[in-house]
RNA sequence: UCUAUAGAUAGAGGCGCGUUUUUCAAUAGUAUCCCGGGUAAGGAUAACGGUCCGAUGCACCCGGGUGAAAGGGGAAAACGCCGAAGGCACCGGGUGCCGUUACACCAGGUGACCUGGUUGGAUGGCGAACAGCCAUUCGACUGUCGCUGGCAAAGCGGAGAGCUAUCGGUAGA
Numbered sequence: 001u002c003u004a005u006a007g008a009u010a011g012a013g014g015c016g017c018g019u020u021u022u023u024c025a026a027u028a029g030u031a032u033c034c035c036g037g038g039u040a041a042g043g044a045u046a047a048c049g050g051u052c053c054g055a056u057g058c059a060c061c062c063g064g065g066u067g068a069a070a071g072g073g074g075a076a077a078a079c080g081c082c083g084a085a086g087g088c089a090c091c092g093g094g095u096g097c098c099g100u101u102a103c104a105c106c107a108g109g110u111g112a113c114c115u116g117g118u119u120g121g122a123u124g125g126c127g128a129a130c131a132g133c134c135a136u137u138c139g140a141c142u143g144u145c146g147c148u149g150g151c152a153a154a155g156c157g158g159a160g161a162g163c164u165a166u167c168g169g170u171a172g173a
Base pairs, nucleotide, nucleotide: 001173002172003171004170005169007167008166009165010164011163014082016081017080018079019078020077021076022075023074024073033065034064035063036062037061038060042053043052044051045102046101047100048099049098050097085115086114087113088111089110090109091108093106094105095104096103116142117141118140119139120138121137122136123135124134125133126132144158145157146156147155148154
């Protein structure tokens, strides 16, 4: 000096990621509650059992009055960051009156399982929604490394356990 191997520190991608607060729209003149009328035995996520409420009228419908909120979304600010983070699967915990099963929601753990990032279309699901999220699939742009290319342009391929820079450790030449 070169190669290989593991480590430490610091960085890059860009409509970059996530959290919190404030505000705005929508949810919605909806839910809830009250009054009047109708109706007539059920109602509390579904089934079974129980408990409670219910003829002093359940559920439901009409009219009138009152009248939200959560999740999700836009904008701004602050904070933490670049497997940032998101998803999926499994595990056990909590909530939906109690128990079992199921379903839905919430936070946590594990996973060498998927995704470099952003974004558009189609189908389906959740959702009040034309917002957003998820699954499958087809694209575009972009960053990074490798190969081809005289260089460049361009093309093909891989994945973040990656890539770049610096530092020093071990082994070999």
Source information:
Lysine riboswitch aptamer from a Clostridiaceae bacterium, 173 nucleotides, folded computationally. The coordinates come from a structure-prediction model, not an experiment, and the mean pLDDT is 82. It matches the Rfam family "Lysine riboswitch aptamer". Rfam's curators write: Riboswitches are metabolite binding domains within certain messenger RNAs that serve as precision sensors for their corresponding targets.